[in-house]
C1' cells in the first nucleotide's frame, strides 16, 4: 500500500440580538385578577434533550389492589460457569455450522410417554421391491411370465433405513470380520457444559420435524404517574338555627334584611409524586472479562397542551437519524459525515 475483522468517541464551532420553559434574586410598583395568601406582567442573573430522547420488545425500582400454603390454566424461558436489584441482557467458556485466517452465526432440553405432518417427485416417507440382481417352475425358450428371495447397484426426494472394505451366499443382507459412526459402562483432565483414552454391545428403540400440538425442568400475583397522596371551590344534597328576626349593617340600642351556620363527598382546579440517584465524571485497586469496591469531585430539563427557535456575522468537512413526559438497566431499528484503537490476509520496500 489495498482488502477485510472486531471495537471505541463525536455528532457544525465561535459570538451577538430577539423569542420561548423552569429556577434564584431584586423591585414594592397609582398596574391587572382575587376577601386574603397568592398568581400574572416588569427588571436582572443563571440554566434548558439524545446516542438513540424512538419502537415500547425484556428485566427492575416506585405505588395501589390482592395474597396462610397449594394446584389448574396462561406465558416466557432451555448448553455450563460467572456478573447483576433483576433480565430472555452482558462477561467468559463448550458443542455446532460458517471462513485461507483476523472474527462471526445458534432457543444448543426430549422424537423408545403419546398425537399429527411430510407438498410434488417416487413402487413405496415407515414399514417400502419400480427398473436391476438371484432362485425355482411353466411355456411357443437368444426370451417372456407366475412365485419367492434380495436394499448391493439405477431412478424419486431436503430425507430411503448407520458408511466403507471384506467373508458369506443362488443373489444379496451386521448374517459374521476390521477401521469409523452410534449406544452402554469404567478411567483420567476439568468447578462444569465437555474433552481425550480404555472396554463392551453388532446396532435392536430401527427417517425428519417440538419458533407443530406435548412432555420435562426452571420463573413468572394483577395493573400500571392518566400509579397513587394531600388540599378543595361553584351547583345540587343532608342536618341544624331562622320572620316570636337568625346571619349582616365595625362595640351597644333602635330600624332594616330572608335567608345562615356546619357536614359529608371530592367534580373544576391546586399541591405532592418529580429530579440526589442501582446517580455523573476521574483515579485507584481486584478480576481474561462483564462487573465490583475504595477515593476525590460534580448538581446536569422537569413541562402539563407540553419550553430549545429565529436572525445576523466568522469559519469548515456545509451538518444525519431525530425531541424529554415517573425514574433506571438492557435488546433493537434510524442516522450525513468525521476522528481513532487491536487484529488479519495479499503484495511491495528495508
Nucleotide at each position: 500500500u489495498a482488502a477485510g475483522u472486531a471495537g471505541g468517541g463525536c455528532g457544525g464551532a465561535u459570538a451577538a440580538u430577539c423569542g420561548c420553559g423552569g429556577c434564584u434574586g431584586c423591585a414594592a410598583g397609582u398596574g391587572u385578577c382575587g376577601a386574603a395568601a397568592g398568581a400574572c406582567c416588569g427588571c436582572a442573573g443563571g440554566u434548558g434533550a439524545g446516542g438513540a430522547a424512538a419502537g415500547u420488545c425484556c428485566g427492575g425500582g416506585c405505588u395501589u389492589c390482592a395474597c396462610a400454603g397449594g394446584g389448574c390454566a396462561g406465558g416466557a424461558u432451555g448448553c455450563c460457569g460467572g456478573u447483576u436489584a433483576a433480565c430472555g441482557g452482558c462477561c467468559g467458556g463448550u458443542g455446532g455450522a460458517g471462513g485461507c485466517g483476523a472474527c462471526u452465526c445458534c432457543a444448543a432440553g426430549g422424537a423408545c410417554a403419546g398425537u399429527g405432518c411430510a407438498a410434488c417427485a417416487g413402487a413405496a416417507a415407515u414399514g417400502u421391491a419400480c427398473c436391476g440382481c438371484u432362485a425355482u417352475u411353466g411355456c411357443g425358450c437368444a426370451g417372456c411370465a407366475a412365485u419367492a428371495g434380495u436394499a448391493a447397484g439405477g431412478g424419486u426426494g431436503g430425507a430411503a433405513g448407520g458408511g466403507c472394505a471384506g467373508c458369506u451366499u443362488a443373489a444379496g443382507a451386521g448374517a459374521c470380520u476390521a477401521c469409523c459412526g452410534c449406544c452402554c459402562g469404567c478411567c483420567u483432565g476439568g468447578c462444569a457444559a465437555c474433552a481425550g483414552g480404555c472396554g463392551g454391545g453388532g446396532c435392536a428403540c430401527a427417517u425428519g420435524u417440538a419458533a407443530a400440538c406435548c412432555c420435562c425442568a426452571u420463573c413468572c400475583g394483577a395493573a400500571g404517574c392518566a400509579a397513587g397522596a394531600c388540599c378543595g371551590a361553584a351547583c345540587a344534597g343532608a342536618a341544624g338555627c331562622g320572620u316570636u328576626g337568625a346571619c349582616g349593617c365595625g362595640g351597644c340600642c333602635c330600624g332594616c334584611c330572608a335567608g345562615c351556620u356546619u357536614c359529608a363527598g371530592g367534580u373544576a382546579g391546586g399541591u405532592u409524586g418529580c429530579a440526589g440517584g442501582a446517580u455523573c465524571u476521574g483515579g485507584c485497586u481486584g478480576g481474561c472479562a462483564a462487573c465490583a469496591g475504595c477515593c476525590a469531585g460534580g448538581c446536569u430539563a422537569g413541562a402539563u397542551a407540553g419550553a430549545u427557535g429565529a436572525u445576523u456575522a466568522u469559519c469548515c468537512a456545509c451538518g444525519a437519524c431525530a425531541u424529554a413526559a415517573c425514574c433506571c438497566g438492557g435488546c433493537u431499528u434510524a442516522c450525513a459525515g468525521c476522528c481513532u484503537u487491536g487484529c488479519u490476509u495479499a503484495c511491495u520496500u528495508a
Annotation: The prediction has a mean pLDDT of 76. The RNA shown here (Bacterial RNase P class A) has 350 nucleotides. Rfam family: Bacterial RNase P class A. It is annotated as a ribozyme. It was read from a public genome assembly, where an Rfam model found it.